[in-house]
RNA sequence: GGGCCCGUAGCUCAAUCGGUUAGAGCACCGGCCUCAUAAGCCGAGGGUUGUGGGUUCAAGUCCCACCGGGCCCA
Numbered sequence: 001g002g003g004c005c006c007g008u009a010g011c012u013c014a015a016u017c018g019g020u021u022a023g024a025g026c027a028c029c030g031g032c033c034u035c036a037u038a039a040g041c042c043g044a045g046g047g048u049u050g051u052g053g054g055u056u057c058a059a060g061u062c063c064c065a066c067c068g069g070g071c072c073c074a
Stems, first nucleotide, its partner, number of pairs: 001073007010026004019057001029043004050066005
């Protein structure tokens, strides 16, 4: 330098053929339980879906550029 793949909550991951409201587990916080801690149970908070633009009535999903990471080739 070229090709391919990936980027969604603090972490690991879902989200049907593009369909109206983006969820789960763990973690964190509060409560219950306990002499106390852990475990267990209940609840709440937490999102620029990497960035910008485009297509569409509608984009996490499709298209383009860029940014970051990984793999392969040279």
Transfer RNA from an uncultured Bacteroidota bacterium, 74 nucleotides, folded computationally. Rfam family: tRNA. It is annotated as a transfer RNA. About the family: Transfer RNA (tRNA) molecules are approximately 80 nucleotides in length. Rfam links the family to the GO term triplet codon-amino acid adaptor activity.